RNAcentral holds the full RNA, with entries from ENA and SILVA. Predicted 3D model of a 472-nucleotide part of an RNA (small-subunit ribosomal RNA, 5' domain) from an uncultured bacterium.
[in-house]
Context: one part of a larger RNA
RNA sequence: AUUGAACGCUGGCGGCAUGGCUAAAACAUGCAAGUCGAACGUGCCCGCAAGGGCAAGUGGCGAAAGGGUCAGUAACGCGAUCGAAUGUACCCUGAGGUGGGGGAUAGGGCAGGGAAACUUGCCAUAAUACCCCAUGAUGUCCUCGGACCAAAGGUUUACCGCCUUGGGAGCAGCGAUCGUCCUAUCAGCUAGUUGGCGGGGUAAUGGCCCACCAAGGCGAAGACGGGUAGCAGGUGUGAGAGCACGACCUGCGACAUCGGAACUGAGACACUGUCCGGACUCCUACGGGAGGCUGCAGUAACGAAUCUUCCGCAAUGGGCGAAAGCCUGACGGAGCAAUGCCGCGUGUGGGAUGAAGCGGCUACGCCGUGUAAACCACUGUCAGGGGGCAGGAACAAUGACCGCCCCCAGAGGAAGAGCCGGCUAACCCUGUGCCAGCAGCCGCGGUAAUACAGGGGGCUCGAGCGUUAGUC
Repeated sequence: AUUGAACGCUGGCGGCAUGGCUAAAACAUGCAAGUCGAACGUGCCCGCAAGGGCAAGUGGCGAAAGGGUCAGUAACGCGAUCGAAUGUACCCUGAGGUGGGGGAUAGGGCAGGGAAACUUGCCAUAAUACCCCAUGAUGUCCUCGGACCAAAGGUUUACCGCCUUGGGAGCAGCGAUCGUCCUAUCAGCUAGUUGGCGGGGUAAUGGCCCACCAAGGCGAAGACGGGUAGCAGGUGUGAGAGCACGACCUGCGACAUCGGAACUGAGACACUGUCCGGACUCCUACGGGAGGCUGCAGUAACGAAUCUUCCGCAAUGGGCGAAAGCCUGACGGAGCAAUGCCGCGUGUGGGAUGAAGCGGCUACGCCGUGUAAACCACUGUCAGGGGGCAGGAACAAUGACCGCCCCCAGAGGAAGAGCCGGCUAACCCUGUGCCAGCAGCCGCGGUAAUACAGGGGGCUCGAGCGUUAGUC
């Protein structure tokens, strides 16, 4: 000098930040991902009707983003530089197409089973759900002859879609070189191991996987093993070199109760999806079921220690929708905490009987506290009370929240902490008597203690001041 700090004493206001560093231990409750009726049939409600509204279900898109955490990871990661090949939903853009037909199924009805979770049979039904036929190149395959592959309609008539294919951007994946902590009280390590041929698999390269063949590959420039650790932009300190760190914010990675697996999809081996196994918790009619806060709040536990079960979608952004709009604990705000930084205030001017009190002394008196107080005159920041109005709003409408202006009252509501032997700014008295105690180092204390304790006085900082811990 600094800190995501804690502790002690003290504490007026505001702005901006920051706030579970420990148990990646466990979690009650609520919310955190929906949306579309302009894809579809249906049910209920309103209405005389036309029509409108709401809804579970089928279907589409989204749910792989956003948000959290740092357990694992010493390299498959990250950072810097570079390379070539692969794929791609939405988006932008070019071209072409959108013909004909069919069978189901959920919801629903009927009849059951179960405590529940849920589930069985029969009947009927729709689609932009599913299937078939046709057409078909600029597409795919190709032995270059040819072979093969698609579609869906809706409507408020403005449009919105659907299929095939080319390009773009972005994204994802792959590779190379260099860099990336400690340890030799770890010296040898390695059989899919290293390479080849062939095949499988993948969007694609590759021992990624497999069969066969060869016997290679790595290593004191530290392999292999052990420990520790997310990496970086950066942060702290320092003249720099360096050293230490990686909270908040941004990029990348990894993880989602533990372990494993795939499905769907453009994209996942998927935090609030599925399946299996383990541990744990809960419900049960004992037959069987349900769950996953390392989302936002919150609970309990742990700990020296870390906040509200708040408001709003008004703004920015995201999902869906033609739109109106709906959803959004992302986000915008408010709340709590002197945790940090910054700003402001706790009054201003006058006022000497130098009051009282307290303390000191060279003690009938003088000195300090001290213009300090009283007293007189004023001011009105902040806080308090009342009223009014912008801007954040673009864009007609729309402000959760914040601000500004005017008025009122009245010095009122607002100062402490550490220290005073030297380092180190600041000294006297009394008590104590190597006791009680102090202490960062040197060291103080055994009867005159500026070092202990109290008083007075002083010094330094100031809504803080000190202590402890960490780093330079």